This is a predicted structure of a 74-nucleotide RNA (transfer RNA) from a Pseudomonadota bacterium. Its mean pLDDT, the model's own confidence on a scale to 100, is 81. The RNAcentral record of the sequence draws on ENA. It matches the Rfam family "tRNA". It is annotated as a transfer RNA.

RNA sequence: CGGGGCGUGGCUCAGCUUGGUAGAGCGUUGCGUUCGGGUCGCAAAGGUCGCGCGUUCGAAUCGCGCCGCCCCGA
Numbered sequence: 001c002g003g004g005g006c007g008u009g010g011c012u013c014a015g016c017u018u019g020g021u022a023g024a025g026c027g028u029u030g031c032g033u034u035c036g037g038g039u040c041g042c043a044a045a046g047g048u049c050g051c052g053c054g055u056u057c058g059a060a061u062c063g064c065g066c067c068g069c070c071c072c073g074a
């Protein structure tokens, strides 16, 4: 320098193909259960979907540019 993959709650990821309410598990907090803890049950908090611009009635999703990480090539 060129090509490819990935980036979504604290963590691991789904959702992108086919644009239409942002989700799951774990974790955290509260309540119940227990002598207490764990387990289990119920509830809650927590997200500018890497950044910017564009397309569209509407973008995590489509287009362009940039950034970070990984892999391959030179």
Base pairs, nucleotide, nucleotide: 001073002072003071004070005069006068007067010026011025012024013023020057028044029043030042031041032040050066051065052064053063054062